[in-house]
RNA sequence: CCUGGCUCAGGAUGAACGCUAGCGGCAGGCUUAACACAUGCAAGUCGAGGGGUAACGAUAGUGCUUGCACUAGGCGACGACCGGCGCACGGGUGAGUAACGCGUAUGCAACCUACCUCAAACUGGAGGAUAGCCCAUGGAAACGUGGAUUAAUACUCCAUAGUAUAUAUCUUUCGCAUGUUAGAUAUAUUAAAGUUCCGGCGGUUUGAGAUGGGCAUGCGUGUCAUUAGAUAGUUGGUGAGGUAACGGCUCACCAAGUCUUCGAUGACUACGGGGUCUUAAAGGAUGGUCCCGCACACUGGUACUGAGACACGGACCAGACUCCUACGGGAGGCAGCAGUGAGGAAUAUUGGUCAAUGGGGGAAACCCUGAACCAGCCAUGCCGCGUGAAGGAAGACGGCCCUAUGGGUUGUAAACUUCUUUUAUGCAGGAAUAAUGUGAACUACGUGUAGUUUUUUGAAUGUACUGUAUGAAUAAGCAUCGGCUAACUCCGUGCCAGCAGCCGCGGUAAUACGGAGGAUGCGAGCGUUAUCCGGAUUUAUUAGGUUUAAAGGGUGCGCAGGCGGUCUUUUAAGUCAGUGGUGAAAGUUUGCAGCUCUCAACUGUGAAACUGCCAUUGAUACUGAAAGUCUUGAGUGUGGUUGAGGUAGGCGGAAUGUGUUGUGUAGCGGUGAAAUGCUUAGAUAUAACACAGAACACCGAUUGCGAAGGCAGCUUACUAAACCACUACUGACGCUCAUGGACGAAAGCGCGGGGAGCGAACAGGAUUAGAUACCCUGGUAGUCCGCGCCGUAAACGAUGAUCACUCGUUGUGCGCAAUACAUCGUGCGUGACUGAGCGAAAGCAUUAAGUGAUCCACCUGGGGAGUACGUUCGCAAGAAUGAAACUCAAAGGAAUUGACGGGGGCCCGCACAAGCGGAGGAACAUGUGGUUUAAUUCGAUGAUACGCGAGGAACCUUACCUGGACUUAAAUGUAGAUUGACAGGACUAGAGAUAGUUUUUUCUUCGGACAAUUUACAAGGUGCUGCAUGGUUGUCGUCAGCUCGUGCCGUGAGGUGUCGGGUUAAGUCCCAUAACGAGCGCAACCCACGUUGUUAGUUACCAGCACAUAAUGGUGGGCACUCUAACAAGACUGCCGGUGUAAACCGCGAGGAAGGUGUGGAUGACGUCAAAUCAGCACGGCCCUUACGUCCAGGGCUACACACGUGUUACAAUGGCCGGUACAGAGGGCCGCUACCUAGCGAUAGGAUGCUAAUCUCCAAAACCGGUCUCAGUUCGGAUCGAAGUCUGCAACCCGACUUCGUGAAGCUGGAUUCGCUAGUAAUCGCAUAUCAGCCAUGAUGCGGUGAAUACGUUCCCGGGCCUUGUACACACCGCCCGUCAAACCAUGGAAGCUGGGGGUGCCUGAAGUCUGUAACCGCAAGGAGCGGCCUAGGGCAAAACUGGUAACUAGGGUUAAGUCGUAACA
Repeated sequence: CCUGGCUCAGGAUGAACGCUAGCGGCAGGCUUAACACAUGCAAGUCGAGGGGUAACGAUAGUGCUUGCACUAGGCGACGACCGGCGCACGGGUGAGUAACGCGUAUGCAACCUACCUCAAACUGGAGGAUAGCCCAUGGAAACGUGGAUUAAUACUCCAUAGUAUAUAUCUUUCGCAUGUUAGAUAUAUUAAAGUUCCGGCGGUUUGAGAUGGGCAUGCGUGUCAUUAGAUAGUUGGUGAGGUAACGGCUCACCAAGUCUUCGAUGACUACGGGGUCUUAAAGGAUGGUCCCGCACACUGGUACUGAGACACGGACCAGACUCCUACGGGAGGCAGCAGUGAGGAAUAUUGGUCAAUGGGGGAAACCCUGAACCAGCCAUGCCGCGUGAAGGAAGACGGCCCUAUGGGUUGUAAACUUCUUUUAUGCAGGAAUAAUGUGAACUACGUGUAGUUUUUUGAAUGUACUGUAUGAAUAAGCAUCGGCUAACUCCGUGCCAGCAGCCGCGGUAAUACGGAGGAUGCGAGCGUUAUCCGGAUUUAUUAGGUUUAAAGGGUGCGCAGGCGGUCUUUUAAGUCAGUGGUGAAAGUUUGCAGCUCUCAACUGUGAAACUGCCAUUGAUACUGAAAGUCUUGAGUGUGGUUGAGGUAGGCGGAAUGUGUUGUGUAGCGGUGAAAUGCUUAGAUAUAACACAGAACACCGAUUGCGAAGGCAGCUUACUAAACCACUACUGACGCUCAUGGACGAAAGCGCGGGGAGCGAACAGGAUUAGAUACCCUGGUAGUCCGCGCCGUAAACGAUGAUCACUCGUUGUGCGCAAUACAUCGUGCGUGACUGAGCGAAAGCAUUAAGUGAUCCACCUGGGGAGUACGUUCGCAAGAAUGAAACUCAAAGGAAUUGACGGGGGCCCGCACAAGCGGAGGAACAUGUGGUUUAAUUCGAUGAUACGCGAGGAACCUUACCUGGACUUAAAUGUAGAUUGACAGGACUAGAGAUAGUUUUUUCUUCGGACAAUUUACAAGGUGCUGCAUGGUUGUCGUCAGCUCGUGCCGUGAGGUGUCGGGUUAAGUCCCAUAACGAGCGCAACCCACGUUGUUAGUUACCAGCACAUAAUGGUGGGCACUCUAACAAGACUGCCGGUGUAAACCGCGAGGAAGGUGUGGAUGACGUCAAAUCAGCACGGCCCUUACGUCCAGGGCUACACACGUGUUACAAUGGCCGGUACAGAGGGCCGCUACCUAGCGAUAGGAUGCUAAUCUCCAAAACCGGUCUCAGUUCGGAUCGAAGUCUGCAACCCGACUUCGUGAAGCUGGAUUCGCUAGUAAUCGCAUAUCAGCCAUGAUGCGGUGAAUACGUUCCCGGGCCUUGUACACACCGCCCGUCAAACCAUGGAAGCUGGGGGUGCCUGAAGUCUGUAACCGCAAGGAGCGGCCUAGGGCAAAACUGGUAACUAGGGUUAAGUCGUAACA
């Protein structure tokens, strides 16, 4: 950079939860248990159909006690009953249903329709019952039973009738057909109800309409193929039955069909639509309220009645459940409105009224109406209003923050002044919704109807609204503030508590947790949770991909399917245009209006839209269909060519092995090195002969052939293909291809052969910590052949097939053609390079990964997993198909920069090598660890700590411990008070700090100054954090690197420059160069040393000239020399020769004091190690404050079984000891260095002199000369110890140095290993200084004296630099990371079994009920009862299948803290 998932910001909701809450309008309110329901209500009405009179009222009458009883269906009315209409509407719910259920469009010539409207006709007569009432009676009840009697608009019969119905015939209209319309004829069949004062209201028949329904059909309407076959009334026919009606709807017979990969059947899920949410759209999701349709009414079945039901508040039966019971029997169905329980995160009142709208009945009044209209509850949603407005800076107080005498912010915010009154509260007034109807009166005509006037009717409601009074009065919260994402600080906490949508935050300075202040957003709400769409072009129709990211099937053939060359004609299915019908209303968009004070939500009305379906008319370019035509696609033909193409057979030589026979003798073989193995029974080697199996050297190649797999000695036969040339033939015959079928490396399997070599398994030998490996010696399957399976590979070009088009350069294989000896054209293959273009890039690039077309296959985050289950195939191994739970926020591709590599190339360094001397062994010194201790203060810890901080611990230092004290030591300031003393001296106590006693002294202009004491405020801390820091330092490394500007290249990270070829100590320089320049580093400039000159000569020097001395620059004098210390010169590869383009290199070159950086120092780029230091200093934060501060005494830092580092001294003769004689440099010195003299063996002491220093002084040792020792624990070595001293210091016990005498330990050259050094270096010798009273200094820093050896070289070890390469690393290899095992948790698979569920099948049984049969009983009859039959709900039994739950045990998977074992992958 890309791919790709995860997540967020938006909108929405019948929501829920948390915090909060002033008001109104309009909506909405069991999404769960179609779970169970107490109680009340939700469907009645009609007396103008009827018999009647139980209750109520009025009236009348009677009795009379004067307010009671009785009488009267006579009246208003009316319980129960007969009858009519209604109860099939309205209301509820969404269980079932994947279906003609719904939607849409058609059809019915295959149908019905009460009430309503219109039209025609009729309404005559007769009859027998029955409920009720009455009587009797059973039962607990529900409910009956018997007898007698009675009515109707209840029931029955007769008559009349056609435009009704049925059959037959004829004519006619229409129709795709069966058929049908109209008319005619004939035959047959069927009606009625009354009431009323007349009209009317009813009744019957028929036709038409309207309304409502029924049926059929096209299209549309979920998921799963790990559901592929289903079906016996099944599909069709004939006939019959049945229905309002068609139809296997039912039955009998006949036939064997019907549905299905364009998804039948099965399983799971689900009422459908208008619409709703979202969206740019296409889509996706959804179906609550409202409207339409369907289905259901405790569960299942059944019919009755009726115009309509198989009927929510009807019936019968079965089942479950609940209730009543006198135990014999009965009753019930809120998914109506309220309400209860239960379930649940969750969803309201057991309200008012029929005033309006609507419904039922009625002539009407009226009655009924949990429909409806209202009210109640709930911020559940949408919309609106308010919680005040204007002024007001001392920028108030308070809070919070800071760099804190001050500032910032809260903030015009408040206070304060003025104003307003929506809302609130009080008081007063007060609608619309009312139209009708009823009652009354009047008018018109004609009893009644129509109209007018008037009266009456309001649940909501004294509500909305209006006026008035009061007074800023009554009214603000919630969430967030790390990024996404608007908004920041302090405190608390300290990987705790907690947060979190994703990334992530929290381990002592948290803008991320909790609180506060402030801010931001929204606001009567605000957040959270859940769900849907969006963003997501992340399923891509619009609109994606497949070389390497997930993804091309292993490869041909090929049915279906999809797509398809040229020209002409026809058609009009697709397509396009016009028109008509429909697409209900509501909703959406929009105009207007209403409501409300206004606006919005809300309501009404008009328009548009509803992208759809159907019908019809037209157009004909394209596609399709039909007919014809053509040759360029495709194929055939003729003639050639090519090749490891295939199959079968034959033949060949080399090699290997084995056998036999010789020759020959001790090893062979094998490896990094060995061993196992073979061999004196003669191997290996060598010669000859024979046999066996497998593979075919050279040629041989980026070669050739094949669809792929694959194919290689030679040859024969058979066979396939491609290409070229010619252009004769066919005439689109083509391309692709799901399913299918064929081929398909190696390994593997089965049967039979074969077996030389090689060689899984296995055995042995090695290697190793181990080595079930790599290496070696053997060796079985296998490898080979025939036949049959398997069907997979990184089966790869990781690139599907076909066709067309698109710059060039250069090879090569096989053909053909041309010219003429050198080339060139053309076709098909096969390679390399490079453009445009494409691509994330790498790259591809006429053999595309470019530009287009067609078809197929495949992909949709990583893991789980190519696993499980199921199915198919297979002898097996296994293959094919192929999930989920769970888990993560990534996994992945290409490229970039680093880092790394037991990758490569080049180069450097005391890095190795070559040398010299050490360390490691001894004793001691010193530091560290450890241990010990009251304390052994603290820090430093690979290189880069350990003679380091410390350049100097007896006290002090000192930070530590023990004990004793103080509350402020010291400094300074301010303010107040007091005093004239304090301090000092002396004394006492004490370990001291300290305390006490005593002593007695300021100046003054009298204001004060000065000093002290005390109080307050400021202190102090070597306490913590070097992982908050500054500064300083170490290391890589004195390595040669690290960067920038502009330009250029790349989508970008980034690259180029800085690479390449040379060269250098060097990114030093040169050349080349899309780079050109520049910076920090390198080098140079600086210092010291080395040579010379000039200047200057004191304290240095003394050549020459003098003086003096025993002697000495001691003195005069001199600046010559040395020297001192300032300035110059000098070295630059400048010159010469060689090599080279140049830079540069080479030279025993010249010259020069010095030669290639002259030598040494100082000087340390960008950065790395959270390197070191809070105890050197400074500093943020935290902590302590009668102590973690301060003072004092003593102790400790010096301990000591031990381990390590750094040193010193040694182990001796290149030496020790004694004596003698020389020669430095650089430093230091007045509280100092001290000459010299004296004393002491000495350390030193006592005197004394010079010097504030080129003047005086500290001041040499190795060396050299002579002597002695003679190889030994010594005349080496000096530890340790004893004694005696010296010096410093207040003080040498713990715990100093030195001196003298005595003592005389270990040690005789040091294992593995390791350190330093390349020349005045190593080695060796002494000297000085800092610190310091003294010194544990053998340390550190410097100085000079003497003064070597070696380097062939860069293979190796270590470190480093540059280029390149790989990478799964980026905390960067001390990286990353895999698997088993052990432990915990989670989900899943298998599993003997156990236990559910739904559906089907078979058998048995079988209620109610329809239908059907029927002699006895009833009835005059119609008919009924009873009995029988068919079918069925339900029940039982049985065997299977499907799908859940659970389960001992078991399997793998995932996730976990720092477990165990190894180290498989990334170099």